[in-house]
RNA sequence: CUGCUCCGCAGGGUCAGAUAACCGUUGGCCCCUGCACGGGCCCACCAUCCCCCGCGCAGAGGGCCGUGACCCCCGCCCCAUGGGGCCAGCGGAGGUGGGGCCCCUCUCGGAGGAGAGGGGUGAACCACCUUAGCCGGGGGAACCUGGCCAGGCCCGGAAGGGAGCAACCUAACCCUGGACGCUGGCGUUCAUGGGUCAACGGGGCUGAGCCCGGCGCGGGAUGGCUCUGGUGGAGCACCCGUGUAGGGGCCAGCGGGGCCG
Numbered sequence: 001c002u003g004c005u006c007c008g009c010a011g012g013g014u015c016a017g018a019u020a021a022c023c024g025u026u027g028g029c030c031c032c033u034g035c036a037c038g039g040g041c042c043c044a045c046c047a048u049c050c051c052c053c054g055c056g057c058a059g060a061g062g063g064c065c066g067u068g069a070c071c072c073c074c075g076c077c078c079c080a081u082g083g084g085g086c087c088a089g090c091g092g093a094g095g096u097g098g099g100g101c102c103c104c105u106c107u108c109g110g111a112g113g114a115g116a117g118g119g120g121u122g123a124a125c126c127a128c129c130u131u132a133g134c135c136g137g138g139g140g141a142a143c144c145u146g147g148c149c150a151g152g153c154c155c156g157g158a159a160g161g162g163a164g165c166a167a168c169c170u171a172a173c174c175c176u177g178g179a180c181g182c183u184g185g186c187g188u189u190c191a192u193g194g195g196u197c198a199a200c201g202g203g204g205c206u207g208a209g210c211c212c213g214g215c216g217c218g219g220g221a222u223g224g225c226u227c228u229g230g231u232g233g234a235g236c237a238c239c240c241g242u243g244u245a246g247g248g249g250c251c252a253g254c255g256g257g258g259c260c261g
């Protein structure tokens, strides 16, 4: 926009009519295989390529604040010994006396206890001697079995004394740091002696040359073939390219084709 005699719905009739498949033809691209040719790879020779020597030309650098060569000295290097340095391993002694602790005996006292003697033990506490064998830090003892022992306990009229847990301190022991002693090692240093002494580094002597690359020429008793290039050869195993033949695939143009219910 139409919208009931429809531009809706149902049926009938008629006309038009693709894309694609498929066929033909033309062109392009890709792949595979074969063949031919060229190049590489391979071989030989050569050079305008590379290397070396000499000469020439122009130039750069540094050099009398001392070039370059020869020569001299020293170092660098190696070995041995010694001192230092660093690292690693191992090590913590022995003795005397006292005190302590344990056991036993005797004497005295009302108890606690006091005194004397003997034996044993000992890592601890003290002193001393000797030693390299010392100095720190941390841990470390339920009791038996260190020291000191609050409280509590025991004896006692009291004074006082005793045993003693915890805590604390400490021993053995363990860990750790330093120093010391012994032993060993070395990407270390110094000294001495010896060796080697090519190159390199420093110094001395000397006193004017040294050195670098570029271009050109000549040479290499048979300089070289890594690069670049040339000539010749060999070969078709491999690689690349060109051409060609066959096969396959894809795309595009044109024409045909595109049916029946």
Base pairs, nucleotide, nucleotide: 022256023255024254025253026252027251028250029249030248031247032246033245034244035243036242037241038240039239040238042233043232044231045230046229047228049224050223051220052219053218054217055216056215057214059212061210071204072203073202074201075200077195078194079193080192081191082190083189084188085186086185087184088183089182090181091180094129095128096127097126098125100121101120102119103118104117105116106115107114108113134178135177136176137175138174139173146169147168153162154161155160